[in-house]
Context: one part of a larger RNA
RNA sequence: UGACGGGGGCCCGCACAAGCGGUGGAGCAUGUGGUUUAAUUCGAUGCAACGCGAAGAACCUUACCUACCCUUGACAUCCUAAGAAUCUGUUAGAGAUAGUAGAGUGCCUUCGGGAACUUAGAGACAGGUGCUGCAUGGCUGUCGUCAGCUCGUGUCGUGAGAUGUUGGGUUAAGUCCGUAACGAGCGCAACCCAUAUCCUUAGUUGCCAGCACAUAAUGGUGGGAACUCUAAGGAGACUGCCGGUGAUAAACCGGAGGAAGGUGGGGACGACGUCAAGUCAUCAUGGCCCUUAUGGGUAGGGCUACACACGUGCUACAAUGGCCGGUACAGAGGGCAGCGAACUUGUGAGAGUAAGCAAAUCUCAGAAAGCCGGUCUUAGUCCGGAUUGGAGUCUGCAACUCGACUCCAUGAAGUCGGAAUCGCUAGUAAUCGCGAAUCAGAACGUCGCGGUGAAUACGUUCCCGGGCCUUGUACA
Numbered sequence: 001u002g003a004c005g006g007g008g009g010c011c012c013g014c015a016c017a018a019g020c021g022g023u024g025g026a027g028c029a030u031g032u033g034g035u036u037u038a039a040u041u042c043g044a045u046g047c048a049a050c051g052c053g054a055a056g057a058a059c060c061u062u063a064c065c066u067a068c069c070c071u072u073g074a075c076a077u078c079c080u081a082a083g084a085a086u087c088u089g090u091u092a093g094a095g096a097u098a099g100u101a102g103a104g105u106g107c108c109u110u111c112g113g114g115a116a117c118u119u120a121g122a123g124a125c126a127g128g129u130g131c132u133g134c135a136u137g138g139c140u141g142u143c144g145u146c147a148g149c150u151c152g153u154g155u156c157g158u159g160a161g162a163u164g165u166u167g168g169g170u171u172a173a174g175u176c177c178g179u180a181a182c183g184a185g186c187g188c189a190a191c192c193c194a195u196a197u198c199c200u201u202a203g204u205u206g207c208c209a210g211c212a213c214a215u216a217a218u219g220g221u222g223g224g225a226a227c228u229c230u231a232a233g234g235a236g237a238c239u240g241c242c243g244g245u246g247a248u249a250a251a252c253c254g255g256a257g258g259a260a261g262g263u264g265g266g267g268a269c270g271a272c273g274u275c276a277a278g279u280c281a282u283c284a285u286g287g288c289c290c291u292u293a294u295g296g297g298u299a300g301g302g303c304u305a306c307a308c309a310c311g312u313g314c315u316a317c318a319a320u321g322g323c324c325g326g327u328a329c330a331g332a333g334g335g336c337a338g339c340g341a342a343c344u345u346g347u348g349a350g351a352g353u354a355a356g357c358a359a360a361u362c363u364c365a366g367a368a369a370g371c372c373g374g375u376c377u378u379a380g381u382c383c384g385g386a387u388u389g390g391a392g393u394c395u396g397c398a399a400c401u402c403g404a405c406u407c408c409a410u411g412a413a414g415u416c417g418g419a420a421u422c423g424c425u426a427g428u429a430a431u432c433g434c435g436a437a438u439c440a441g442a443a444c445g446u447c448g449c450g451g452u453g454a455a456u457a458c459g460u461u462c463c464c465g466g467g468c469c470u471u472g473u474a475c476a
Base pairs, nucleotide, nucleotide: 001476002475003473004472005471007470008469009468010467011466012465013464015460016459019424020423021422022421023420026315027314028313029312030311031310032309033308034306035305042053043052064301065300066299067298068297069296070295073125077124078123079121080120081119082118083117086103087102088101089100090099091098092097107114108113127290128289130288131287132286136284137283138279139278140277141275143273148186149185150184151183152182153181154163155162156161168177169176192267193266195264197235198234199233200232201231202230203229207224208223211222212221213220238261241255242254243253244252245251317417321376322375323374324373325372326371327370333364334363335362338357339356343352344351345350383414388409389408390407391406392405393404394403430452431451432450433449434448435447436446
């Protein structure tokens, strides 16, 4: 000087407390461990692995296994020889591949040949998701959006170092005041994005107040530029104003005005560093290793196994509910190998035909909870939907291993969950639906979007994590 303390002081955080809803019990989905297996590819492992890499494993993907094949190789550069390239059929085979029949003779040319492509040959080489993340780059997690981490000059000390950065106030903040070093840098904040209010400009595909027309009805039509909205530019919030407290400071408390008030709410943004943290399987890369195989191709299988254990979710156990009928209101997105209206058809998943739309125009598209009426009356039920049987739809060469969905039948566990444990402070929790990425198909996951919309916070003694000062230490 640090680190540590079941030392002290001050302070903060959904850390506790106060509340609301869960997990832990059930069924299912999904990940992991374990076991099994020819293989169940690999990685991630306290917080910070476990709906994680994977924004989507039937084949492909695919790295694994089995079998059958190839060896200058699926891919790159160079050399030689032959043939344009390319296309069509046929035989064997699981296919890769091998054999065979035919069509085709192009472009440039100094007529030597050349460009592109294919085949054969020789070797230099290719190739490796093989090992090492403890050789590395890059990227990332975490402490933590915590308020810290340092430097120059000066001063003090023999020196390691100290001072500044401590003390008094204050703040979300090493924020500011102040100061008994003066300055500065990386962080904080601001600059950026979108959101809440208003103004100006513009007015189609969006809008419709006033004036007309038309209709069973609809901005449907003429028209309008007010309003909503769209999208470009501005305004606005700064403790600016008033009162009080304070050291006449910084600041704090209250108030006015205001759409918004003291960082308005949200996002992006992550200092010096820590964990030899994670990743050699995104990529790159040193070293090592394989080179008729640890490389390459194909078919089938596996990654989907199942005495069990754990994590994360979904659906429930019902009446604040289930079912039936009627009826209302979003936002944000996607669309041409696409979204697909209307009509017809099917109980339905869907199918047939097909208008419009590269979209403020057309379309996905019915929002759902809600509201109104009816029924059920506490039951393992008109709760709950697992499981299983049958019949189908769709995607796709192909749904057996191993897809999603529909209809009929079946109707399991489950009556609110032990010890324990998680999230959340406001348009939040809870609850309700909608969309997108990936994607042929395949979400209860993920990322977004809006609708309805709470309760509680006395307080900081205690648990956890963190910051500053101080103290002890046989630790570095």
Predicted 3D model of a 476-nucleotide part of an RNA (small-subunit ribosomal RNA, 3' major domain) from an uncultured bacterium.